[in-house]
Molecule: transfer RNA
Organism: Candidatus Tayloriibacteriota bacterium
RNA sequence: GGGGGAUUAGUGAAAUGGUAUCACAAGGCACUCCAAACGCUUUAGUGUAGGUUCGAUUCCUACAUCCCCCG
Numbered sequence: 001g002g003g004g005g006a007u008u009a010g011u012g013a014a015a016u017g018g019u020a021u022c023a024c025a026a027g028g029c030a031c032u033c034c035a036a037a038c039g040c041u042u043u044a045g046u047g048u049a050g051g052u053u054c055g056a057u058u059c060c061u062a063c064a065u066c067c068c069c070c071g
Stems, first nucleotide, its partner, number of pairs: 001070007010024004018054001026042004047063005
């Protein structure tokens, strides 16, 4: 220098154009003599900037970070 992959909540993962889902974690409640466990509930997310579209996590472009391959 060229090519490919990844980026979603505090963490790990789903979601092939139509209200973004689950688990763990955190807060609250209930249970308990107290606590743990179990149960209910709340908070919290699409890397950045553009484009296409009635509508974008999804399609296109550029950039950023990480990983792999070629030279």